[in-house]
The RNA shown here (transfer RNA) has 73 nucleotides and comes from Ipomoea nil. The source organism's lineage runs through Eukaryota, Streptophyta, Streptophytina, lamiids and Ipomoea. Its Rfam family is "tRNA". It is annotated as a transfer RNA.
RNA sequence: GCCCGUCUAGCUCAGUCGGUAGAGCGCAAGGCUCUUAACCUUGUGGUCCUGGGGUCAAGCCCCAGGUCGGUCG
Repeated sequence: GCCCGUCUAGCUCAGUCGGUAGAGCGCAAGGCUCUUAACCUUGUGGUCCUGGGGUCAAGCCCCAGGUCGGUCG
């Protein structure tokens, strides 16, 4: 340099045929307990990497750029 893949919550990751975003962990409060841990309940969470395009509507489609990983040379 070419090509392929990845990027979504603090972390690890889902997200179907484009219909307006979720889980687990974490964190906070409450319950339980002599107390802590564990367990239970509720809550807390987002510039979906960036810019642009097309669409009534984009995490998802198209273009350009970037991050990280890999293949080939």
The RNAcentral record of the sequence draws on Rfam. Its mean pLDDT, the model's own confidence on a scale to 100, is 82.